[in-house]
RNA sequence: GGUAUGCUUAACACAUGCAAGUCGUACGAAAACUUUUUUGCUUGCAAAGAAAGUUUUAGUGGCGAACGGGUGAGUAACGCGUGAGAAUCUGCCCUCAGGAGGGGGAUAACGGCUGGAAACGGCCGCUAAUACCCCAUAUGCCGCGAGGUGAAAUGAAUUUCGGCCUGAGGAUGAGCUCGCGUCUGAUUAGCUUGUUGGUGAGGUAAUGGCUUACCAAGGCAAUGAUCAGUAGCUGGUCUGAGAGGAUGAUCAGCCACAUUGGGACUGAGACACGGCCCAGACUCCUACGGGAGGCAGCAGUGGGGAAUUUUCCGCAAUGGGCGAAAGCCUGACGGAGCAAUACCGCGUGGAGGAUGACGGCCUAUGGGUUGUAAACUCCUUUUCUUUGAGAAGAAGUCCUGACGGUAUCAAAGGAAUAAGCAUCGGCUAACUCCGUGCCAGCAGCCGCGGUAAGACGGAGGAUGCAAGUGUUAUCCGGAAUUAUUGGGCGUAAAGCGUUUGUAGGUGGAUAAGCAAGUCAAUCGUUAAAUCUAGGAGCUUAACUUCUAAUCAGCGAUCUGAAACUGCUUAUCUAGAGGAUGGUAGGGGUAGAGGGAAUUCCUAGUGUAGCGGUGAAAUGCGUAGAUAUUAGGAAGAACACCAAAGGCGAAGGCACUCUGCUGGGCCACACCUGACACUGAGAAACGAAAGCUAGGGGAGCGAACGGGAUUAGAUACCCCGGUAGUCCUAGCCGUAAACGAUGGAUACUAGAGGAUACGCGUAUCGACCCGUGUAUACUCGCAGUUUACACAGUAAGUAUCCCGCCUGGGGAGUAUGCUCGCAAGGGUGAAACUCAAAGGAAUUGACGGGGGCCCGCACAAGCGGUGGAGCAUGUGGUUUAAUUUGAUGCAACGCGAAGAACCUUACCAGGACUUGACAUACCAUAGACAUUUUUAUGAGAGUAAUUAUUUCCUUCGGGACUAUGGAUACAGGUGGUGCAUGGCUGUCGUCAGCUCGUGUCGUGAGAUGUUGGGUUAAGUCCCGCAACGAGCGCAACCCUUGUCUUUUGUUACCCCUAUCGAGAGAUAGGGGGAAUCGAAAGAGACUGCCGGUCAUAAACCGGAGGAAGGUGAGGAUGACGUCAAGUCAGCAUGCCCCUUACGUUCUGGGCCACACACGUGCUACAAUGGGCAAGACAAUAAGUAGCUAACCUGCGAAGGUACGCAAAUCUAAGAAACUUGCCCUCAGUUCGGAUUGGAGGCUGCAACUCGCCUCCAUGAAGUCGGAAUCGCUAGUAAUCGCCGGUCAGCCAUACGGCGGUGAAUACGUUCCCGGGCCUUGUACACACCGCCCGUCACACCAUGGAAGUUGGCUAUGCCCGAAGUCAUUACCCCAACCUCGGAGGGGGAUGCCUAAGGCAGAGUUAGUAACUAGGGUGAAGUCGUAACAAGGUAGCCGUACUGGAAGGUGCGGCUGGAUCACCUCCUUA
Repeated sequence: GGUAUGCUUAACACAUGCAAGUCGUACGAAAACUUUUUUGCUUGCAAAGAAAGUUUUAGUGGCGAACGGGUGAGUAACGCGUGAGAAUCUGCCCUCAGGAGGGGGAUAACGGCUGGAAACGGCCGCUAAUACCCCAUAUGCCGCGAGGUGAAAUGAAUUUCGGCCUGAGGAUGAGCUCGCGUCUGAUUAGCUUGUUGGUGAGGUAAUGGCUUACCAAGGCAAUGAUCAGUAGCUGGUCUGAGAGGAUGAUCAGCCACAUUGGGACUGAGACACGGCCCAGACUCCUACGGGAGGCAGCAGUGGGGAAUUUUCCGCAAUGGGCGAAAGCCUGACGGAGCAAUACCGCGUGGAGGAUGACGGCCUAUGGGUUGUAAACUCCUUUUCUUUGAGAAGAAGUCCUGACGGUAUCAAAGGAAUAAGCAUCGGCUAACUCCGUGCCAGCAGCCGCGGUAAGACGGAGGAUGCAAGUGUUAUCCGGAAUUAUUGGGCGUAAAGCGUUUGUAGGUGGAUAAGCAAGUCAAUCGUUAAAUCUAGGAGCUUAACUUCUAAUCAGCGAUCUGAAACUGCUUAUCUAGAGGAUGGUAGGGGUAGAGGGAAUUCCUAGUGUAGCGGUGAAAUGCGUAGAUAUUAGGAAGAACACCAAAGGCGAAGGCACUCUGCUGGGCCACACCUGACACUGAGAAACGAAAGCUAGGGGAGCGAACGGGAUUAGAUACCCCGGUAGUCCUAGCCGUAAACGAUGGAUACUAGAGGAUACGCGUAUCGACCCGUGUAUACUCGCAGUUUACACAGUAAGUAUCCCGCCUGGGGAGUAUGCUCGCAAGGGUGAAACUCAAAGGAAUUGACGGGGGCCCGCACAAGCGGUGGAGCAUGUGGUUUAAUUUGAUGCAACGCGAAGAACCUUACCAGGACUUGACAUACCAUAGACAUUUUUAUGAGAGUAAUUAUUUCCUUCGGGACUAUGGAUACAGGUGGUGCAUGGCUGUCGUCAGCUCGUGUCGUGAGAUGUUGGGUUAAGUCCCGCAACGAGCGCAACCCUUGUCUUUUGUUACCCCUAUCGAGAGAUAGGGGGAAUCGAAAGAGACUGCCGGUCAUAAACCGGAGGAAGGUGAGGAUGACGUCAAGUCAGCAUGCCCCUUACGUUCUGGGCCACACACGUGCUACAAUGGGCAAGACAAUAAGUAGCUAACCUGCGAAGGUACGCAAAUCUAAGAAACUUGCCCUCAGUUCGGAUUGGAGGCUGCAACUCGCCUCCAUGAAGUCGGAAUCGCUAGUAAUCGCCGGUCAGCCAUACGGCGGUGAAUACGUUCCCGGGCCUUGUACACACCGCCCGUCACACCAUGGAAGUUGGCUAUGCCCGAAGUCAUUACCCCAACCUCGGAGGGGGAUGCCUAAGGCAGAGUUAGUAACUAGGGUGAAGUCGUAACAAGGUAGCCGUACUGGAAGGUGCGGCUGGAUCACCUCCUUA
């Protein structure tokens, strides 16, 4: 820019203007003007009359106003759609035929008078017509006929035009009838009295109960009447592959309505949107007496609402009304305006342009990105601005254009005037930074946010669409998620508990006929527009238009076909039924009989218990129980046989016999001849519990009582025990009423046995063997199934019929109806709420499930802990601080292999602020370091002071250090181990954890890795849809045990000399054989023998050997688990502090102490203690060190001093042990705590707060409750020794070393932990799991409810406007007449009747004190019902009962684990 569209809500109320008028060629009249004439006179003016003409129009009259325009309230209806039909009307229009002769009386306008505020009238008088009336005539109409009835209008003109009347026909329009189609609800099942039909009459344009009188009693309805709710219908529109689903704006057809309700008038047509009358509500005017009004026409206003436009222009075009025409009217219509509301088109520039500018953002600081994007250069002008030209649309010769100076064209100007919105976790295209910190917020679903947010907010960037974009609402689709096309019902929602059977649906074979269904042909219709295809016109497109096709429907035809369905007829026997002959059976019902057991009663024997349980108690018993014997009574149930065996529709049915009786099966093929299948409603039966009435009552046994258990125990267990259980008669009508599997028919591999009846073979016969039908089973193929599984008794393949399902909860609840004596049953929602609920299977984990196996796991043993005192760690408490971490095993003698200061992180106080420490800059100095002394101070520090005065050099300087200054920064044992690295613990040195390829499974996954053996071992062997491989195991490494070789001093051995009484020491010489040391080797491998097993692996025994089955010990720690531990070893992200959370100093604290726990030491004593004497080790350490010998000291130690940087010297004396003596069972000669005194050592320093010695003191403790720990051989136990840290040491700790040196293991039932297989699971954060109900609190929706307030509907009664019709005795009246009337009008009365009133109903909605259950909610309370055998298996129905989940009784189910047995099947 073009083209469309624009109150979806209040059919709510409306100011103002306009939207229906026109005709003077129907009529009288009036007014104005012009011309002519006359008169007057100021001769160009005035007046009057007449004639003619033009214009205008209030009234009479004609036509129109019933069209056009609006809206969708009502309507579930012949309203609409579609297709037929007969008993009708139709102004204007067309065609044809005929006609218009003669008369009459009024009236409006107008004039006069007059009422009223107005609206509007009243009386008197005058007048015309195409207004009105009469007569005549008429082909018409009525009537069997006679006969009756019954029209007309002229105007303009004088060629002619327009009109009038009658008849016939047409066209158009309208009315009426019928077939079919047309929403939801059965928690609406019966409705109807003019109702259904007939006859007469009336009425209508016309048929008809349309109306009325009479007669008959019909009519509609499960194929859904009636009632209730909702709704204008259609062509079409949106969506969809289609079938369908939703919808009915614009455009077109029909209908209905016009403020609400009723009514008629006029007219061709109305019961009339811009007409009338009445009633109601509302609004307005009023002089209070009365009047006026109806936008759901066009604009517009208020209101409602999320929301919908201008009080515009024009009759130029198209169409309509009137008119002869000119013409007038037309908010129909043509246009413009407003709105990005929709669709379509176009642009906002194009080309070049890198140092990839600046800026922004990010960054690993190198760079990347925004981005050729910009700037800049060149170009173009759609659009824009200005100027000029300028239509078609006009038909119909001229004239006539609202749009509009619009479309369009030309020229000029200048990149100039023109980009936004949403999104960026996945679905879904597009990612980073900062802020925030479960806050703020986002969110369509999943979900995001609790300090590193791609999800919140902002920014940069990106993506998508684009003059739009995003959100919201609605509809269809996807959704096969109501399934006709095109779903299901074993376990996910879903088969009625079962059968009989009505309507209905479906139905065997042959032949003939018909032609309803079916198929074909032809005709009619299916409006136009729309959709589709091909063209055409606007520059293109949207849009408009032409042609074609389509319109799956309906109707018709003396049309055709006859396979299939149907109908009729005839026939058949395979379905079905009957007959006959057999046969099995807990089928039903009634009656009779029987024995065992139980309880009770009686009697006897007999004596103290019985009974019961996990253990007990209540209970029974000396008034004699239990036990036992005999007799009797009662009621109920029927062992064995007995079985996945039988029968029945299901529920169910069992001692035996009898009566009556139903059904099945087999054989035969005699009869009927489709008689069949299913089955909505309906009817019958229907476990247990329960109810009513009457009996009965042995045992059992809800409730109840008592005893136990328990935290409690309204339970499980025990002792009692009432209803009930049983019978008769009736009711109830439900169960996990289950095969969780409706019925019928047919077909589709096999195998096995069972029950019943036959047949064949065989036999004397029964068996055996083979086979048919029916029934009840177990496997199994194809096929099916989500899987599990089903599999000829299908859950397979098909057909027919019925029932049922459509996410979970709310809820099988509420309400209504119905059944029931009741309990309750049947039918059966919604609000609200959640994003799941559920099935099957998988992998784990778990189980108060199972199997197998292992481990100092238990058991068998030895010694401890728990009791005492002390040491040490922890908790708690305290404190200024008692720094901090570690918290079941797997924290607690742990970090800490050593807190008096330091350490030190804590506290109090004193100091410093570029800092105690690092790097960089400037200035000054030359040293720095070291050293002397003084003052002050708690010290840090501060201020002085003494001695000495660096290195390199190219002589410029540089290096180094100190001080001072300034800024970046340093620093932090501050936080987060739930942001991390690294390291570590633990399961566990347990034997496991995985992968590749293959195979199986829809898949998760499985297999391998399971199984049979074996092992310490997933170690090895065998088998196997698996074959291999990896990390683990084992081995390789170290130590130790035996031997060999080599080598060796400081080790060892020998000899000599000296000293010594001797032992021995020292020195010298020699040796390498042994010991020892350190290097290299050997050795052990189930190698050999025998046995067992399977001829394997392996195990058992033996030989040899130092050692034998891993020789012993160590190191070595799979995949992973525990958000395990550690930010305080170290490193490190982020956050936090910066004259302090940093640094430094003194002092204190980490060592506290009503208490509790862990780990230890020492003990409690005689297997001991003390004293004396005597003997034998190894590891390891030593120069700021170990220290011999000697001297002093009781001793710790001190003094002096040799040796040794170590196989040389030293600590260093080992102790338990052996021998001898004492002690003699005591709180002791046990025990050593505690305390006093005196000393020693380290160290600036020993008070808080060190160790050691001596003297004195001499506590608890006499072997330790519940409970609990370690250990299987050189082990436990016991004895001492050494080391690290370290000035010293709170070390009884920790890490090592050697000495002495046991006991026991039947075994795997149990406890704990672990491994493998299997099973159950509602767990998967994985049992420390999940989860149920009451109660309390908050919120939400709902039900009931005394009532209360409305709406709607129907009924009955009262009153009854206007009005049609009818009646009429009253009143009035010009036309016509025979003057009487006819006829007309009014009034009155009557029928009908709107509104209104009264009454009791029905239905629906709102509300309500109170009340009930439900849902949701963060960590509330009480228990623990369910899931594992959930700790009493669970669940279903029913009854009772309890705070609650729940418990118990009776019957049922397996959707129960485990063990054993029986039966059957498979491997075979």